[in-house]
RNA sequence: GGCAAACCCACUGAAAGGUGGCGACGCAAAGCCUCCGGUCUACGGGCGCGGCGAUCUCAAGACGCGUCUAGGAUAGCGGGGCUGCCGAA
Numbered sequence: 001g002g003c004a005a006a007c008c009c010a011c012u013g014a015a016a017g018g019u020g021g022c023g024a025c026g027c028a029a030a031g032c033c034u035c036c037g038g039u040c041u042a043c044g045g046g047c048g049c050g051g052c053g054a055u056c057u058c059a060a061g062a063c064g065c066g067u068c069u070a071g072g073a074u075a076g077c078g079g080g081g082c083u084g085c086c087g088a089a
Stems, first nucleotide, its partner, number of pairs: 002027002008021005025076001031082003035079003038074003044069007052061001
């Protein structure tokens, strides 16, 4: 010399997050790629519970809560693949 964390601002997304600006926590691959594992999120879907559904009973259904689940995300969580600056060696 290079990259750019967090915070903040704008946009975007259901969210996790992403993009841009500001800014530097760090990084010798913090360059690129989701093949493997981990982690994050749950729009959607499954299951359970609740009141409503209701003249009595049953049900469909919409709503609320919980739970499970990547088609989502993380390359600055590791492993792996590809490429690569300087240079004593």
A computed fold for an 89-nucleotide RNA from a soil metagenome, annotated as c-di-GMP-I riboswitch aptamer.
It matches the Rfam family "c-di-GMP-I riboswitch aptamer". Its family is annotated with cyclic-di-GMP binding in the Gene Ontology.
The model forms 95% of the base pairs in the Rfam consensus.